[in-house]
RNA sequence: UGGCCGGUAGCUCAGCGGGUAGAGCGCACUCUUGAUAAGGGUGAGGUGGAAGGUUCGAGCCCUUCCCGGCCAA
Numbered sequence: 001u002g003g004c005c006g007g008u009a010g011c012u013c014a015g016c017g018g019g020u021a022g023a024g025c026g027c028a029c030u031c032u033u034g035a036u037a038a039g040g041g042u043g044a045g046g047u048g049g050a051a052g053g054u055u056c057g058a059g060c061c062c063u064u065c066c067c068g069g070c071c072a073a
Base pairs, nucleotide, nucleotide: 001072002071003070004069005068006067007066010025011024012023013022019056027043028042029041030040031039049065050064051063052062053061
């Protein structure tokens, strides 16, 4: 320098025909117990790496850039 993959909740990751974002763990409250552990329930938490573009509508499509990994030189 070029190519490919990835960047979504505190962490690990889903979401793919574009229709307005979820799971597990963790956290808070709560139920259960004599009290723990385990288990059940409810809830909080997201400018989706950044900026533009297309579209009625973008995590998803297009462009540029940033970060990480792999490969080639």

This is a predicted structure of a 73-nucleotide RNA (transfer RNA) from Pseudomonas helleri. Rfam family: tRNA. The sequence is in RNAcentral, with records from ENA and MGnify. Model confidence (mean pLDDT): 82 of 100. RNAcentral records the identical sequence in 11 taxa.